The RNA shown here (small-subunit ribosomal RNA) has 1442 nucleotides and comes from a metagenome. Its Rfam family is "Bacterial small subunit ribosomal RNA". The prediction has a mean pLDDT of 83. The sequence is in RNAcentral, with records from SILVA.
RNA sequence: AGAGUUUGAUCCUGGCUCAGGAUGAACGCUAGCGGCAGGCUUAACACAUGCAAGUCGAGGGACGGUAGCAAUACUGGACCGGCAAACGGGUGCGGAACACGUACGCAACUUACCCCAAACAGGUGAAUAGCCUUCUGAAAAGGAGAUUAAUACACCGUAAAAUAAUAGGAUGGCAUCAUUUUAUUAUAAUAGCCCAGGCGGUUUGGGAUGGGCGUGCGCCUGAUUAGGUAGUUGGUGGGGUAAUGGCUCACCAAGCCAACGAUCAGUAACUGGUGUGAGAGCACGACCAGUCACACGGGCACUGAGACACGGGCCCGACUCCUACGGGAGGCAGCAGUGAGGAAUAUUGGUCAAUGGACGCAAGUCUGAACCAGCCAUGCCGCGUGAAGGAUGAAGGCGUUCUGCGUUGUAAACUUCUUUUAUCUGGGAAGAAACCUACCUUUUCUAAGGUAGCCGACGGUACCAGAGGAAUAAGCACCGGCUAACUCCGUGCCAGCAGCCGCGGUAAUUCGGAGGGUGCAAGCGUUAUCCGGAUUUACUGGGUUUAAAGGGUGUGUAGGCGGGUAUUUAAGUCAGUGGUGAAAUCUCCGAGCUCAACUCGGAAACUGCCAUUGAUACUAUUUAUCUUGAAUAUUGUUGAGGUAGGCGGAAUAUGUCAUGUAGCGGUGAAAUGCUUAGAUAUGACAUAGAACACCGAUCGCGAAGGCAGCUUGCUAAACAAUUAUUGACGCUGAGGCACGAAGGCGUGGGGAUCAAACAGGAUUAGAUACCCUGGUAGUCCACGCCCUAAACGAUGAUUACUGGACAUUUGCGAUAUACAGUGAGUGUCUGAGCGAAAGCAUUAAGUAAUCCACCUGGGAAGUACGUCCGCAAGGAUGAAACUCAAAGGAAUUGACGGGGGUCCGCACAAGCGGUGGAGUAUGUGGUUUAAUUCGACGAUACGCGAAGAACCUUACCUGGGUUUGACAUGUGGCUGGAUGCUGCGGGAACCGCGGAGGCUUUCGAGGCUGCCACACAGGUGCUGCAUGGCUGUCGUCAGCUCGUGCCGUGAGGUGUUAGGUUAAGUCCUGCAACGAGCGCAACCCCUGUGGCUAGUUGCCAUCAAGUAAUGUUGGGCACUCUAGUCAGACUGCCUGUGAUAAGCAGGAGGAAGGUGGGGAUGACGUCAAGUCAGUAUGGUCCUUAUAUCCAGGGCUGCAAACGUGCUACAAUGGAGGGUACAGAGAGAUGCAAAGCCGCGAGGUAGAGCAAAUCCAAAAAACCCUCCCCAGUUCAGAUUGGAGUCUGCAACUCGACUCCAUGAAGCCGGAAUCGCUAGUAAUGGCGCAUCAGCUACGGCGCCGUGAAUACGUUCCCGGGCCUUGUACACACCGCCCGUCACAUCAUGAAAGCCGAUUGCACCCAAAGUGGCCUUUUUGGUCCCCAGGGUGUGGUUGGUGAUU
Repeated sequence: AGAGUUUGAUCCUGGCUCAGGAUGAACGCUAGCGGCAGGCUUAACACAUGCAAGUCGAGGGACGGUAGCAAUACUGGACCGGCAAACGGGUGCGGAACACGUACGCAACUUACCCCAAACAGGUGAAUAGCCUUCUGAAAAGGAGAUUAAUACACCGUAAAAUAAUAGGAUGGCAUCAUUUUAUUAUAAUAGCCCAGGCGGUUUGGGAUGGGCGUGCGCCUGAUUAGGUAGUUGGUGGGGUAAUGGCUCACCAAGCCAACGAUCAGUAACUGGUGUGAGAGCACGACCAGUCACACGGGCACUGAGACACGGGCCCGACUCCUACGGGAGGCAGCAGUGAGGAAUAUUGGUCAAUGGACGCAAGUCUGAACCAGCCAUGCCGCGUGAAGGAUGAAGGCGUUCUGCGUUGUAAACUUCUUUUAUCUGGGAAGAAACCUACCUUUUCUAAGGUAGCCGACGGUACCAGAGGAAUAAGCACCGGCUAACUCCGUGCCAGCAGCCGCGGUAAUUCGGAGGGUGCAAGCGUUAUCCGGAUUUACUGGGUUUAAAGGGUGUGUAGGCGGGUAUUUAAGUCAGUGGUGAAAUCUCCGAGCUCAACUCGGAAACUGCCAUUGAUACUAUUUAUCUUGAAUAUUGUUGAGGUAGGCGGAAUAUGUCAUGUAGCGGUGAAAUGCUUAGAUAUGACAUAGAACACCGAUCGCGAAGGCAGCUUGCUAAACAAUUAUUGACGCUGAGGCACGAAGGCGUGGGGAUCAAACAGGAUUAGAUACCCUGGUAGUCCACGCCCUAAACGAUGAUUACUGGACAUUUGCGAUAUACAGUGAGUGUCUGAGCGAAAGCAUUAAGUAAUCCACCUGGGAAGUACGUCCGCAAGGAUGAAACUCAAAGGAAUUGACGGGGGUCCGCACAAGCGGUGGAGUAUGUGGUUUAAUUCGACGAUACGCGAAGAACCUUACCUGGGUUUGACAUGUGGCUGGAUGCUGCGGGAACCGCGGAGGCUUUCGAGGCUGCCACACAGGUGCUGCAUGGCUGUCGUCAGCUCGUGCCGUGAGGUGUUAGGUUAAGUCCUGCAACGAGCGCAACCCCUGUGGCUAGUUGCCAUCAAGUAAUGUUGGGCACUCUAGUCAGACUGCCUGUGAUAAGCAGGAGGAAGGUGGGGAUGACGUCAAGUCAGUAUGGUCCUUAUAUCCAGGGCUGCAAACGUGCUACAAUGGAGGGUACAGAGAGAUGCAAAGCCGCGAGGUAGAGCAAAUCCAAAAAACCCUCCCCAGUUCAGAUUGGAGUCUGCAACUCGACUCCAUGAAGCCGGAAUCGCUAGUAAUGGCGCAUCAGCUACGGCGCCGUGAAUACGUUCCCGGGCCUUGUACACACCGCCCGUCACAUCAUGAAAGCCGAUUGCACCCAAAGUGGCCUUUUUGGUCCCCAGGGUGUGGUUGGUGAUU
């Protein structure tokens, strides 16, 4: 000192949370010792028991005990008497107050014991406790009689000083007065005892100490408490008190307090201090110390120096106890202790040894004050639980990439050493000095000193020494980030964690356990509370355009602030000095316990208050003066400023008349509506109300709201110019007062238009809306209310200062519509500066000053309650419970928009052909099944994985077998023959039973087989959301990025945008950018033209030979062709256009022209897209089974549904016959010719061919003939029969052939697909897989060979720029309200129940005082605790229902 958390990311605002310190603490786990502290915060709840205040025989008498013959001595508890009991100890109820703190004052007082000084102590008397006798009562206790003493009580005498009064003098002061002095008058005393040393008594004065009273200042919250007060405020007089005083009473006056917060309500003992904090502050007031208050609740007095009295009294009340029922007793908030309450707080201990107190001459007694001990880790402090060496880095644990390594870890074992602490043994304090006793010394008395003796609860404690032995001693929390510390297993949004953010849905460093680690340590965590961090109430030290926050505007009261010069005072201010600020605490220095905590000594500090002396700059005060602030006067100017009256035209509506005829009106389209009873339209006249076109604007005026035809009256303002006048008269402004759009309310008018409500018509799924036709309040006027708006510039008022540019309104100056000037306004742009940014920027949101208003997380809520205002509607003021971790501002990048601009694509349009209808093939969903194995699901699944399911494949089902296994590697043991061949059983499977047969080597042994055991094999089991690889799609779309620089606080931007252009981020130009990369294009392949080279299996022009015929043969390589290489195309050339560029348009040449055509090639990325069943692979699961073998079945099942194909519906056709022209590819378990057989599939046959040689026939087309528009000579499904081929095997379940059969179908609804040229359409040929085949599929090849594109408005998809956004899982987003159910908090509610308080009245104890009285056990009066009645206020709880 900060950190986490709002977002995809950013900056800001802002709350929440954390890290620190602290505690009279509590709880959980754990626990060795000591020192020093602390210990009912709750029920001021109730208390059993014991103790906590007595003492004095040197005041008194009587009585008793002991010793003694006795005198007497010692001693005891009652009684009278004295002193004490008002201290000490406890608690914090009450109290917001002179209670407390601080500083003064008392000229208004008191003070026992103590000290000093002075004086005095002479007489007399009457009683009463006790004791004795007796009475009543259960008890407590009480009564009567007789008798007795005192330092108890009473009376008399004395009186200098003292006190009081009166009169006078002097001095002083502060008004009453004080001091001193003189005179007179009045007033009051006493006590003795004894050891003769002493202790006491009375009075007066003084001191000391304690107390009482008064005053200034300080001292919590609420205004949703605004007025309070009748003894109230003051006076005079009387009373009362120690003393002042309405303290009390009588009379008189009407005051007194209050926005600087009275009164009321709530809460609270106050302070020194304590905790925290850098400080200022904030919170607290345990222990210790000072003060106050209280003593079961309440009242009252008595005694006394002192009390209205904790362990005294009286009374009332509540409660408890005793009782013989008549009456009595009691008060732990003293120390222990008990119960209760509570999360929670100790022993019914020891001693008066010390300190202190009471009494006493003293010894001494008493002392739960105090000192000690006990209990408790409650806190603070200290110590220990060992130290050094020790690697085979042991075993074990844990992890792992696994026979290896890492870690626990020098840790252990082991060796050596030490002994604090604990245990045992022994020794053993200080705290003690006094008093007192004895003796001595000094001394006038008092007294002082010395020596010896006496006294220790704690305690045989602290401390010291010795003994043995590592021996007796470590836990707790945490390990995702904040925050130091990581792995494995288990679990699987479960169990759970969590201070905030958040973890957990099968690989969890966040749960639980373990190993390891981190932190602290006899403690560690948790909870609660306070301060801090929080500058998050901001005095130090914040804000208000948009984040919360400027009052709607003015005027003005109180208040706050205020121009120049001189002067006065010295209140603020500053300085010096004095007093005080208790001690303790804190800080510093020093000292004592072995250190420390703790304690002691000294210093400093206590930031304050009071007094006094001085200073006078500033503020204030006094006086005088000034003109620049402000105001006034004069002359002008300006304007929709206000108010009252008059006038005007256009429009609208209505009415009358006229012309005129069928519609008008209205809408996206309509309808309601009006109209033949004459509308709409047109013309004339009349009436009514409201509003004022053009001018008109970025204009003007006004405090704001607001103000617009013309004109008149009244009136306000601003500004300019010029001099003059006053002389600070100013600014702001809590309350107050006034104004205040629209709308609404009241009364009375008015009512043309428009138009809430309402009605009708449309729209719609609905339409209580938007649109249309009507239409009432209202809109207008007068008067009176309401008082709110996004009343906004979301920006309070005033003053001063601080750069420019332009526009505009209105003055002045000049002759002036120019224009350099000068005022006052209104605007735009841009600097410095400011700001989170957007932005503001002389009209500030800049720099400063003054005053006012307002804000402090979001929601609940501008709600509830209360109060004020209002006729009402409602307005003003204005919370809490509860709930969330955000809510919010500005800007950024994307995505999105039924936003905009621009461009492209068979995207639409223009065309051609299809699908959707039929039959059938194939795939899918569904259904069925023992199984119908699995995967793929919008585009981007569905003739897809599958380029071949009869068995096999095969993963599925049924049944039957096997278990080191069908397959791999290795180890150990046993075996000696395997494998193969063959016979039988069985549905098959080396499953069983038989047969023949038969390895190498010199020996160890090798090879092979089988069996047993072990490591392991195996899995198409799961997870494509753990993965690699591969693939689909956007998309062959033109995009995606980087480096450096620059801009921005930053996310980011720029570059990549702009102007053109392109198929293209293609290229050009410009530009704070300059370059670069992945994509585009090119490089590669095929094809289109030509040259060169080469010439077999290809070719045959020329030459020759031959045949019925054929490059058949010789020969040749010219041509075709083959296959290698080269050339060719680059907007290169011309014209135009363009910005001179890039390019574009046209043209020439050329086989080809503007990337010639086609292919391969797929950027950054998206879809957790697809695939664990191609293979690979992490994890997980199965292991006589989820592995493996076999037979059979299934994957082909079938109401209906979907996708993709094939064949058709015919004449551009079908059938028969004839006759041409390809390319590419395959072929040895192969392709197979001719010939022969069969109608045919095919059979036979086998020439030729490992291929430019053979297989090998293209088909449509073309020519001839038939059919004549029909379910046909179309179409071919289905079915019957007969066959062929493949194959162990065609039943489930193959293909093909022939004969027969001859279904639907006559061009297909809504909808939808492909294609832009050698393309579509159409025709055949080939290949892979393959025994065969479901191929009509897939992949290729060539033949024939079109139509159309005006164009980019619309549909779909995409690119770029821009804009809005509350979206970012990104519009398949986000999000609002009602309703249903459950739960929580709160308001209202007929009421009900408490608490507290005011007023009035009644009764009234004890008691003081007064009065009366027969002087008593008396009566009575006032007051009054308390009780009661009535009626109000405040506040809390509860309440059906809402």